[in-house]
């Protein structure tokens, strides 16, 4: 970077730096922003996906304790890998975009 799959109405911010635009494509709207946004760094936080651990169901093994395998999960855990922490992906239209997993 391309393909495929899933999700996108929940959740969670302070400090420092920078200095003018920003809300991840286009247009329109609306909003944020010199009371310093966006972005970067640090720390903190959230828990969506994958993994770990735990839970649970079934099967197998075992005298039993228990072990192994397979499955399940909004309402376990933040330990590892990503991701996220204004507004429903801010809204509408277009039909894109974002994130995770997988594969090349």
């Nucleotide at each position: 970077c391309a393909g495929c799959u899933a999700u996108c109405a929940a959740g969670a911010g302070c400090a420092g730096g920078c200095g003018a635009g920003u809300g991840a494509u286009a247009c329109a709207g609306c909003a944020c922003u010199u009371u310093g946004a966006c972005c970067c760094u640090g720390c903190a936080c959230c828990a969506a996906c994958c993994g770990g651990c735990g839970g649970u169901a079934a099967a197998u093994u075992u005298a039993a304790c228990a072990a192994u395998u397979u499955g399940c999960a909004g309402u376990g855990u933040a330990c590892g890998g990503u991701g996220g922490u204004a507004a429903u992906u801010c809204u509408g239209u277009a039909c894109a975009g974002a994130u995770a997993g997988u594969c090349g």